Predicted 3D model of a 477-nucleotide part of an RNA (small-subunit ribosomal RNA, 3' major domain) from an uncultured bacterium. The prediction has a mean pLDDT of 84.
[in-house]
Context: one part of a larger RNA
RNA sequence: UGACGGGGGCCCACACAAGCGGAGGAACAUGUGGUUUAAUUCGAUGAUACGCGAGGAACCUUACCCGGGCUCGAACGGUGCAUGAAUAUACGAGAGAUUGUAUAGUCCUUCGGGACAUGUAUCGAGGUGCUGCAUGGUUGUCGUCAGCUCGUGUCGUGAGAUGUUGGGUUAAGUCCCGCAACGAGCGCAACCCCUGCAUUCAGUUGCCAUCGGGUUAAGCCGGGCACUCUGAAAGGACUGCCAUCGACAAGAUGGAGGAAGGUGGGGAUGACGUCAAGUCAUCAUGGCCCUUAUAUCCAGGGCGACACACGUGCUACAAUGGCCGGCACAGCGGGAAGCGAGUCAGUGAUGGCGAGCGGAUCCCUCAAAGCCGGUCCCAGUUCGGAUUGAAGUCUGCAACUCGACUUCAUGAAGCAGGAAUCGCUAGUAAUCGCAGAUCAGCCAAGCUGCGGUGAAUACGUUCCCGGGCCUUGUACA
Numbered sequence: 001u002g003a004c005g006g007g008g009g010c011c012c013a014c015a016c017a018a019g020c021g022g023a024g025g026a027a028c029a030u031g032u033g034g035u036u037u038a039a040u041u042c043g044a045u046g047a048u049a050c051g052c053g054a055g056g057a058a059c060c061u062u063a064c065c066c067g068g069g070c071u072c073g074a075a076c077g078g079u080g081c082a083u084g085a086a087u088a089u090a091c092g093a094g095a096g097a098u099u100g101u102a103u104a105g106u107c108c109u110u111c112g113g114g115a116c117a118u119g120u121a122u123c124g125a126g127g128u129g130c131u132g133c134a135u136g137g138u139u140g141u142c143g144u145c146a147g148c149u150c151g152u153g154u155c156g157u158g159a160g161a162u163g164u165u166g167g168g169u170u171a172a173g174u175c176c177c178g179c180a181a182c183g184a185g186c187g188c189a190a191c192c193c194c195u196g197c198a199u200u201c202a203g204u205u206g207c208c209a210u211c212g213g214g215u216u217a218a219g220c221c222g223g224g225c226a227c228u229c230u231g232a233a234a235g236g237a238c239u240g241c242c243a244u245c246g247a248c249a250a251g252a253u254g255g256a257g258g259a260a261g262g263u264g265g266g267g268a269u270g271a272c273g274u275c276a277a278g279u280c281a282u283c284a285u286g287g288c289c290c291u292u293a294u295a296u297c298c299a300g301g302g303c304g305a306c307a308c309a310c311g312u313g314c315u316a317c318a319a320u321g322g323c324c325g326g327c328a329c330a331g332c333g334g335g336a337a338g339c340g341a342g343u344c345a346g347u348g349a350u351g352g353c354g355a356g357c358g359g360a361u362c363c364c365u366c367a368a369a370g371c372c373g374g375u376c377c378c379a380g381u382u383c384g385g386a387u388u389g390a391a392g393u394c395u396g397c398a399a400c401u402c403g404a405c406u407u408c409a410u411g412a413a414g415c416a417g418g419a420a421u422c423g424c425u426a427g428u429a430a431u432c433g434c435a436g437a438u439c440a441g442c443c444a445a446g447c448u449g450c451g452g453u454g455a456a457u458a459c460g461u462u463c464c465c466g467g468g469c470c471u472u473g474u475a476c477a
Stems, first nucleotide, its partner, number of pairs: 001477002003474003007471006015461002019424004026315001028313006034306002042053002064301002067298003076124009087104007107114002126290002129288003135284002137279003140275001142273001147186006153162003166177003192267004197235001199233005206225003211222003238261001241255005304443001317417001321376007333364003338357002342353004383414001388409007430453007
């Protein structure tokens, strides 16, 4: 100087408390461990691994296993030599990779050659092989915590200290005052994006108040740009104003005006560093290793196994409910090998025909919780839907291992979950559906967004976990 303390002081945080809802018990989905296996490819492992890499494992992917092939190689470049094609089609063998036969085909030229391909020789190749403790890049975490440092000066023999401590204050090393310090940098804040208010400009694909037409109905048509909305621009909030408190400061509390009030709400943004943290399997790369194989091609299998254990989810156990009928209201997005209105067939998944739309125009697109009416009457039930049987639909070369969906039948566990434990402070939790990426299809109940309905509680900081500042002790470095 740090680190540590079941030392002290001050402070913060869904850290506790106050509340609301979960998980832990059940079924299923998914990931992991373990076990099994020819293989169950590899990585990630307290917080900071475990719906993680994977935003799509039937083949492919694919790295694994078994078997069948190949060796200048599946792809690419240079050089030498040889050949003339390359390529296409048909038939045969084979699981295919591959291979045999037949037919067609034979480029440009300045005639030196060139282009392309095959064969051969060779220099490179190739490796998801090892080392993340050799590395770059990148990521997690402490933590969006308020810290981390430097120059000059001063103090100290020196390591170092000071500044950065102190009194207040703040979300903040934020600001004020004081002070042997005076300044500065990286962080904080602001600048950026979305959202909340109004103004101006612009009105089509958007809108419809007034006028006319029109209909069973409808901005449907003429017309209009007032309103909604969309796009752009400039504005608006700064403790600016008032009062009180405060050191006359910084600021705090209350109030006015205002769409918004003290950082308005959300996002992006992550200091010096820590964990030899993660990643050599995104990529790049040193070293080591393989080179008729640890490279590479193909078929099939596996990554999907199953006494079990754990994590994350989903559906429930019902009446604030289940089922049936009727009625209503979103936003974000996506669409051409696509979205597909409408109509016909089918109980249905879906199929046939097919308008419109590269889209503020058409389509996906009926949102669902909700409201109104009816039914069930507390039961393992009209709760719950696992599992299983049968028949089908769709995608795709192909759904046996191993897809999703539909219909009929079947109707398991489960009656609110032990110890211990998680999230959340407002348009939040809870609850309800919708869209998208990936994608032929889909194991999505995942992920990322979007809107609808919409709470309770916070006395407070004694305690638990984590963190910041000052101070104190020293078996530690």
Overview: The full RNA is in RNAcentral, with records from ENA and SILVA.